RNA sequence: AGAGUUUGAUCCUGGCUCAGAUUGAACGCUGGCGGCAUGCUUUACACAUGCAAGUCGAACGGCAGCACGGGGGCGACCCUGGUGGCGAGUGGCGAACGGGUGAGUAAUACAUCGGAACGUAUCCUUGAGUGGGGGAUAACGCAGCGAAAGUUGUGCUAAUACCGCAUAAGCUCUGAGGAGGAAAGCGGGGGACCGAAAGGCCUCGCGCUGGAGGAGCGGCCGAUGUCCGAUUAGCUAGUUGGUGAGGUAAAGGCUUACCAAGGCGACGAUCGGUAGCUGGUCUGAGAGGAUGAUCAGCCACACUGGGACUGGGACACGGCCCAGACUCCUACGGGAGGCAGCAGUGGGGAAUUUUGGACAAUGGGGGAAACCCUGAUCCAGCCAUGCCGCGUGAGUGAAGAAGGCCUUCGGGUUGUAAAGCUCUUUCGUGAGGGAAGAAAAGGUUCAGGCGAAUACUCUGGAUUGAUGACGGUACCUCAAGAAGAAGCACCGACUAACUACGUGCCAGCAGCCGCGGUAAUACGUAGGGUGCGAGCGUUAAUCGGAAUUACUGGGCGUAAAGCGUGCGCAGGUGGUUUGUUAAGUCAGAUGUGAAAGCCCCGAGCUUAACUUGGGAACUGCGUUUGAGACUGGCAAGCUAGAGUCUGUCAGAGGGGGGUAGAAUUCCACGUGUAGCAGUGAAAUGCGUAGAGAUGUGGAGGAAUACCAAUGGCGAAGGCAGCCCCCUGGGAUAAGACUGACGCUCAUGCACGAAAGCGUGGGGAGCAAACAGGAUUAGAUACCCUGGUAGUCCACGCCCUAAACGAUGGGAACUAAGUGUGGGGAGCAAUCCCCGUGCCGCAGCUAACGCAAUAAGUUCCCCGCCUGGGGAGUACGGCCGCAAGGUUGAAACUCAAAGGAAUUGACGGGGGCCCGCACAAGCGGUGGUGCAUGUGGUUUAAUUCGACGCAACGCGAGGAACCUUACCUAGGCUUGACAUGUGGUCAGUAGCGAACCGAAAGGGGAGCGACCCGUCAAAUCGGGCAAUCACACAGGUGCUGCAUGGCUGUCGUCAGCUCGUGCCGUGAGGUGUUGGGUUCAGUCCCGCAACGAGCGCAACCCUCGCCCUUUGUUGCCAUCGGGUAAAGCCGGGCACUCUAAGGGGACUGCCAGCGACAAGUUGGAGGAAGGAGAGGAUGACGUCAAGUCAUCAUGGCCUUUAUGCCUAGGGCCACACACGUGCAACAAUGGCCGGUACAGACGGAGGCAAUGCCGAGAGGCGGAGCAAACCCGAGAAAACCGGUCCCAGUUCGGAUUGAGGUCUGCAACUCGACCUCAUGAAGUCGGAAUCGCUAGUAAUCGCAUAUCAGAACGAUGCGGUGAAUACGUUCCCGGGCCUUGUACACACCGCCCGUCACACCACGAAAGUUUGUUGUACCCGAAGUCGGUGCCUUAACCUCGCAAGAGGAGAGAGCCGCCCAAGGUAUGGCCGAUGAUUGGGGUGAAGUCGUAACAAGGUAACC
Repeated sequence: AGAGUUUGAUCCUGGCUCAGAUUGAACGCUGGCGGCAUGCUUUACACAUGCAAGUCGAACGGCAGCACGGGGGCGACCCUGGUGGCGAGUGGCGAACGGGUGAGUAAUACAUCGGAACGUAUCCUUGAGUGGGGGAUAACGCAGCGAAAGUUGUGCUAAUACCGCAUAAGCUCUGAGGAGGAAAGCGGGGGACCGAAAGGCCUCGCGCUGGAGGAGCGGCCGAUGUCCGAUUAGCUAGUUGGUGAGGUAAAGGCUUACCAAGGCGACGAUCGGUAGCUGGUCUGAGAGGAUGAUCAGCCACACUGGGACUGGGACACGGCCCAGACUCCUACGGGAGGCAGCAGUGGGGAAUUUUGGACAAUGGGGGAAACCCUGAUCCAGCCAUGCCGCGUGAGUGAAGAAGGCCUUCGGGUUGUAAAGCUCUUUCGUGAGGGAAGAAAAGGUUCAGGCGAAUACUCUGGAUUGAUGACGGUACCUCAAGAAGAAGCACCGACUAACUACGUGCCAGCAGCCGCGGUAAUACGUAGGGUGCGAGCGUUAAUCGGAAUUACUGGGCGUAAAGCGUGCGCAGGUGGUUUGUUAAGUCAGAUGUGAAAGCCCCGAGCUUAACUUGGGAACUGCGUUUGAGACUGGCAAGCUAGAGUCUGUCAGAGGGGGGUAGAAUUCCACGUGUAGCAGUGAAAUGCGUAGAGAUGUGGAGGAAUACCAAUGGCGAAGGCAGCCCCCUGGGAUAAGACUGACGCUCAUGCACGAAAGCGUGGGGAGCAAACAGGAUUAGAUACCCUGGUAGUCCACGCCCUAAACGAUGGGAACUAAGUGUGGGGAGCAAUCCCCGUGCCGCAGCUAACGCAAUAAGUUCCCCGCCUGGGGAGUACGGCCGCAAGGUUGAAACUCAAAGGAAUUGACGGGGGCCCGCACAAGCGGUGGUGCAUGUGGUUUAAUUCGACGCAACGCGAGGAACCUUACCUAGGCUUGACAUGUGGUCAGUAGCGAACCGAAAGGGGAGCGACCCGUCAAAUCGGGCAAUCACACAGGUGCUGCAUGGCUGUCGUCAGCUCGUGCCGUGAGGUGUUGGGUUCAGUCCCGCAACGAGCGCAACCCUCGCCCUUUGUUGCCAUCGGGUAAAGCCGGGCACUCUAAGGGGACUGCCAGCGACAAGUUGGAGGAAGGAGAGGAUGACGUCAAGUCAUCAUGGCCUUUAUGCCUAGGGCCACACACGUGCAACAAUGGCCGGUACAGACGGAGGCAAUGCCGAGAGGCGGAGCAAACCCGAGAAAACCGGUCCCAGUUCGGAUUGAGGUCUGCAACUCGACCUCAUGAAGUCGGAAUCGCUAGUAAUCGCAUAUCAGAACGAUGCGGUGAAUACGUUCCCGGGCCUUGUACACACCGCCCGUCACACCACGAAAGUUUGUUGUACCCGAAGUCGGUGCCUUAACCUCGCAAGAGGAGAGAGCCGCCCAAGGUAUGGCCGAUGAUUGGGGUGAAGUCGUAACAAGGUAACC
């Protein structure tokens, strides 16, 4: 730092997704050790049990229990507060800290910075005091009540408990005279003195009382900052302020009475939702964004709600009272409780630990202290939850072992990996040793303070010295032994890492794109590899990447985005000069910004994590000093912005009134007659009751031809005959004046096409709806005939448009050129200003394009955008009479949607051109019969393939058996065929009779071997062959969508490309386009192109003319011979011919046209003329075209069968349909007779002559010929003559019967031919459709391949031999250029809506219901405060000798105010649910149509 994904490809816009870091995590698989840290994020849900706040006897009365001492008693035991101590109690201090949680709270909170009107137990400093009395009450005793909790009565008693009195200040109050106003003792020690003793007294310590000061802590106030929603816009009655009073520790509407009517709010009040805040934490380059566990600060809460008491402090987590819910106990009468303390339990949940140890340390409470308490804390336990560290061994080791996997079978890989050998021993295991954390305290002693004091006590020093939960832990040493210790995810691209098998759109994967339909690097498994490693993956979440909310740092012509337009308040912003100020701004100093954390430098644990010392930082806020440029404020000026005045000018600018002519329609009358109108064609319609046409007159409404424009005016919408009235704005020229008055503009106000609405008019034409006629499969449309709202006017609404330049307004600047409207200067050329167009530079832009009228370069202000769909929809609000408008979501769903440009393809787009493409012609097919192929059907099988053109007389150029692949039946199993290995190999190979059998096959009597080497021979070894076994053979089995090769087709169409250069961000373009020309991208010219390649053409073959050569088997002119005739013979090679080689044609020549070109038209000559005719030859590519059944071949399948052999059958079936042909339907003919002329080809298992036989097919026979020699071989049509006379015929020949011939092992299924007989359909063929442009079509026959036989097919050959082409509008196909495109599988494309089905989320809905909040009223617990007749009442006061009485004060009770919960009624809001209903979304192959994309077939769209 980027990457993947929209396209055929490209650039852009834009979303989605990924790679990173992180976590209080969870889940899956796995798991050796240690250190440090973390650990209910969910139900502020409910809690069993234990513990978490006590302590002080040096405050007190005392003695329940324990120990000691004393006394008594024989003993049991009793007595004794005397001592240590101490249950319960009085009293003091603490319990408001510490610990937990985050429900509530959007400000009574928190953070930062300030402030004044306060309190403060304990602590520190300081000075003053501590005198003298009194009355009670717990405990306890006695007597009761109660199940319990608890409680009542009575009697005794103490205090540092309580109350007076005295004294008192720098305390409090004050009317300034004065008044009020406290205390408590306890302990240690002691010389003199006093006392009977206790003790007094003195002193020390600790306390106590009231002041002053301080520290720390707390209460209060202010400023600034602190989430979302405007589909929450108004809120407020103690509300805002004042005065008096009350209240508080304290300011204050904090409370109350009265007075005033204020206060808050677009700089967001109120309301709703959500949330503890901060230091910090995570991420990020930063700015930011997210977050607020652990640690620290603050706040709030303690079952829910309310309340006060005590106290220095609470409205109190382990206190009290009341109400409520819940739980527990109960004797049913009543009681008890509050883990959001530590453990723990249930529940919830994806999920979070032990009912542990210790007060040893740190800290807290009490105490004089010892000490006690402390789930704070320190430790241990559990969990890979996180971070950090260590280990699971090291070296050597190639026969590259075995095994696994792959393989092209050679090998590769796992892999130095293992084994083996040599070592080491961290951690773990066993054994031994063994810390630091501990020093205060206490004892002894010294010095100093206090003091009369060598007591006591305090401070400091020396010395001594108890105390460890963790824990026998950390650490150290020794021993044995590689010994006990590796997994997880991934391997298509992104993204590091590939093979095999299995599976076969199945199973499955998937973060995005996407994999899987028989060769899956994407699924599953294995081998291998990659990454990380005691972890690894997944899920969730946050930031990043995302410049994808853009402050840093984005945009708005066409991608999302400029409000339809203007005016304008607030707001924002603002020309120039001077002075001043100091709010902003800048600089210095200073206070603060807690600690921890982050960062830097050190230190301590073996290292690290971790801990710790110091520094820096904390970007902030406050105070203060200064600066004075810039912005702001204030003051005074200026004239360049803006405005006013004057002259001139143009204009469909607006409103009102009037008026004019043309046209349409209607009415009346005249003339006049049969049609008019309308269309693609028609019909509806009008017309003989007189239309249309024409003439005259009239009525009425609407709109203003020409001028007219690329023109003018207006803010936009918009504005058009002419005249008048009223009125807005603009331009220009020259001066004068005002003096920044300017620009923009949220909310607001006004205007705002058409359609629409209301009321009233008007209504000619046009014309939604509607009606009719057509069209059509349908036609609720397009076309036609009618026609109502409406269109017009007045008034009032509506307020939207593709309201567009798809471009907000203002200002400034930045090349030229050329039109045009208005004004001005100048004699003029020309120039200046304002407006409106075109072209174009720089620049900008994704491109297209924009370009002084910017989309360029800048400034100011406003509006708007943030993926597509859902949706401009729903709900709510506002506006509207309605229609509807405006504001404006979400769920859900997709991975795209989109812009511009490129190349193609396509168009019922355009231009140019070609082709038997049409047209012009000739002949066919489609109808009949038959042949043949195909489909279908049938069948045991009817083998398989080919399917528009480009399958269908095709593979097949030839199925009776064979072929043959199919069926039935019978057989064989190393096989019908090939190679190899091993064994046997003399009764082996080979030959092979009976017998079974349809054959194949079985069966085996019998006969019976060979070659080479060695060698005398036997023998041995090897070979051929055979046999057995094993490898394997075999397969016309599958896949032509795994392939090679071959082929078809577009198309013999003229195209298809490349190198370099140039243009473009790029796909790509240019070249190859253009002007001509050609059969042709053929050639010429031009040109940012210049060249080149594959195609075209030419080179090749055949035919056409000539020449040369050759001269038999060919030929015969001349010469000779000869025949009935004949090159028959001699002879010849001239001619024809044969088959080799040459020549010839090139627009070469002439003329016209053309551009002086290419070329073209005509002509001459020529056998042939512009490619002379025909063939071979098929560019880049397309169709997953055809072929696995020609052949080859990957993979799969089969192996006593899907192989092989054999017989028979089938491929030949037959209701039917189609293709291709043949023969016909007749007289241009049939039949009979006569007669003439080809070319090419074939022939030895062959062609076969002459001859004979047969009516014929054919037979007999066999000359000749491996062929210019012989044979097939008679060419036919044509021509001549005769006959038939238009008929189902003397046409036609199907079908059937009979008899034959030939081939062949064999013609039944199922051959061809011959003869006789039979004599069907058919009288020229509907819609439709095919071929052909000259030696062609048509017509006629001949030959050949295949082949035993079997062509109407195929391939060739020649004979006879036409017609027509105006022309390119149309059909089909093709080429080039251009245009549009939403197509790219490319129009057989794409795609829209209803309906039907399934699923999903949402809206409406009679209602039902939870919650929350408001208003009014009722009731009103506890409690503070206030009041209070009666009642009760130790201390103090008064009176009284006393008893007692009275007073002050207090209490109970009662009353009043406030008020929680509760109740009644009625509103608001959020949600849940609801029969039914509405649209929306999604879903391989449903229905109906065809709306859009091409002129999409009616241009589309708002």